[in-house]
RNA sequence: AAAUCAUAUUGGCAAAACUAGAGCAAUCUAGUGACGCAAAGCUAUAGGGCCUAUCUUAGGUAGCCAGUUGCAAUU
Repeated sequence: AAAUCAUAUUGGCAAAACUAGAGCAAUCUAGUGACGCAAAGCUAUAGGGCCUAUCUUAGGUAGCCAGUUGCAAUU
């Protein structure tokens, strides 16, 4: 430097569900909770997909792909 990731800690994140709040909704925030995650870090238009509706341009999704930065281990 490249590839891989079956191997990863007294570390990190946190699905569904429930409770409270926001929202027309999708969905989001907080708490509980762990299905999972080696980028489940960051980025929501600059690309595709999907979802919503007060429907054609506005909202949402990064835990769909993607872009970008980075880690243990192995080769």